[in-house]
RNA sequence: GCCUGGGUAGCUCAGGGGUAGAGCACCAACUUGGUAAGUUGGGGGUCAUGGGUUCAAAUCCCAUCUCAGGCUCAA
Repeated sequence: GCCUGGGUAGCUCAGGGGUAGAGCACCAACUUGGUAAGUUGGGGGUCAUGGGUUCAAAUCCCAUCUCAGGCUCAA
């Protein structure tokens, strides 16, 4: 340099045009003499960045940044 895949909640990851979700974590209540466990509820997201397409974009297209893997050693 080229190719492929990834970037979404604090963490691990779903979701691939029509209101952003799960598990764990966190907070509260219940329970307990108290803690843990358990049950119920709750908060938390500019969906890597910037543009484009569309009535509508996390999702499609382009560029950039970044992570992982692979290919090349010509000049």